A computed fold for a 109-nucleotide RNA from Thalassolituus alkanivorans, annotated as Glycine riboswitch aptamer. Taxonomically the source falls in Thalassolituus (Bacteria, Pseudomonadota, Gammaproteobacteria, Oceanospirillaceae). Rfam family: Glycine riboswitch aptamer. Its family is annotated with glycine biosynthetic process in the Gene Ontology.
């Protein structure tokens, strides 16, 4: 100097499932809002689980530091699985995730 990833704010898109009952405040007196609470169902914020592999144990095979084998411990990923959290009319908001273009720091050249 130009730069991966990964970060940070911003623009864009951006799914699913109940205008459920009950009970309380509220107020503009309804398809109202906002809390609880039952029951019903979502996965895409967040959270939690684990497979092969790898390490380690054990137990075998063998000249071997190599190899086989395991109801064992350990580490271990998602858009899987769970449904604690979160949500479930339209709209707002939220949103995994992708995408633009700007920052900031930068591995390594």
């Nucleotide at each position: 100097g130009a730069u991966a990833g990964g970060c940070c704010a911003u623009c864009u898109g951006g799914a699913g499932a109940g205008a459920g009952g009950c009970u309380g405040c509220a107020c503009c007196u309804g398809a109202u809002g906002c809390a609880g609470u039952c029951c019903a169902c979502c996965g895409a914020a967040g959270g939690a689980g684990c497979a092969a592999g790898c390490c380690g144990g054990c137990g075998g095979a063998c000249c071997a530091u190599u190899c086989c084998g395991u109801a064992c411990g350990g580490u271990u990923a998602a858009a899987c699985u769970c449904u604690c959290a979160g949500g479930u009319a339209c709209a707002c908001a939220g949103g995994a995730c992708a995408g633009g273009g700007g920052g900031a720091g930068g591995g390594g050249c």